[in-house]
């Protein structure tokens, strides 16, 4: 430097005016006013997994669904993560797997091909039989032996076609051709013992290889696991109206008509509980919390210490206009909260590795 690969940051600067939700001061009876500070993301999205909260179920055990599926570990908890095996992709850095069982059973495997779990269609075969041929030996009919063609019967899975898959691969041995029929390495199954927490390595002995190919993100089986619903969850406070007790009245008249009287009016009227509309407060933002060190741990986290407090609406604010600059600016805007996964993004920069050139 060029080309990759792995991670991290950051998410256009300032500065004025004008609006909008909380917050604290003041002001006002009160609506409210006025001043100051504050006000989205890395994914706030998608609502896909996991948990903390809240109601309601729940004696135990079972069906039936769902979601998981190499060993260890982190964690509140996960389907995430981190360190491995083990396979596949790359010269490498480094990366990607939903990686239990198809000898449990059942189903599928389109086309092509002779055949698809089973196989003779070409092929090959001095094995056997029938016929044809031509040579050669016997004098001849005819035999004999050879050599070539064809039909049949038998063998046969090495050869060729098809396919994604044709009864492990490949060499050699061996046979009338072939065949794990035999033997070596490689695969695959079994056992032994070592090494490792494990998954598993790698090494040794055996078995000719057996129900023999693929698919379980095909039903299905083994194992693990999960109560439902979700903050519009829920708790409280409470006008109103219906409701109960209870005391007092109803012509000798409670109450009402602003305190007291006359006067009027005439069936209800007071307490107290219950329960909850409208409306209102909590839930609601300090937290499995964020930065910094120091320690443990390969690492994911974890322990200790110090420091900060950064939105909280409720029909829901967080915009907008101007002016300077520059690299001209994506995706996308919280509504209980946190942990992770997945998607989407203009660009900018910063680390660690790889591989190439070059140059010293």
């Nucleotide at each position: 430097c060029a080309a990759g690969u792995a991670g991290a940051a950051u998410a256009a600067a300032u500065g004025a005016u004008c609006g909008c939700g909380g917050c604290u001061g003041c002001c006002g009876u009160a609506a409210g006013g006025c001043a100051g500070g504050u006000g989205a993301g890395g994914a706030a999205a998608g609502u896909c997994c996991g948990g903390g909260c809240u109601u309601c179920g729940c004696a135990g055990g079972g069906c039936a669904g769902g979601a998981u599926g190499c060993c260890g570990g982190a964690u509140a908890a996960c389907g995430u993560c981190c360190g491995g095996u083990g396979g596949a992709g790359g010269c490498g850095a480094c990366u990607c797997c939903a990686a239990g069982g198809c000898u449990a059973g059942u189903g599928c495997a389109a086309c092509a091909g002779a055949a698809a779990u089973a196989a003779a269609c070409c092929g090959c075969u001095c094995a056997c039989g029938a016929g044809a041929u031509a040579u050669c030996g016997c004098a001849a009919a005819g035999c004999g032996a050879u050599u070539u063609c064809c039909c049949g019967u038998a063998g046969u899975a090495a050869g060729g076609g098809u396919g994604g898959a044709a009864a492990g691969g490949c060499a050699g041995u061996g046979u009338a051709a072939g065949a794990g029929a035999c033997u070596a390495c490689c695969g695959c199954c079994u056992g032994c013992a070592c090494g490792g927490u494990a998954a598993c390595g790698g090494g040794c002995a055996g078995g000719g290889c057996a129900c023999a190919u693929g698919u379980a993100a095909a039903c299905c089986c083994c194992a693990u696991u999960c109560g439902a619903a979700g903050c519009a969850a829920g708790a409280c406070c409470a006008a109103a109206u219906a409701g109960a007790a209870a005391g007092c009245g109803u012509u000798u008249a409670a109450g009402c008509c602003g305190g007291c009287c006359c006067g009027g009016u005439g069936a209800g009227c007071u307490u107290u509980c219950a329960g909850g509309u409208a409306g209102g407060u909590c839930g609601c933002u300090u937290g499995a919390u964020g930065c910094u060190g120091u320690c443990g741990g390969u690492a994911a986290c974890g322990a200790c210490a110090g420091u900060a407090c950064u939105a909280g609406a409720u029909a829901g604010a967080u915009g907008a206009u101007c002016a300077u600059u520059c690299a001209c600016g994506a995706c996308a805007u919280a509504a209980c909260c946190c942990g992770g996964c997945u998607u989407a993004u203009c660009g900018u920069u910063c680390u660690g590795c790889u591989u190439g050139a070059u140059u010293u």
Molecule: Bacterial RNase P class A
Organism: Lachnospiraceae bacterium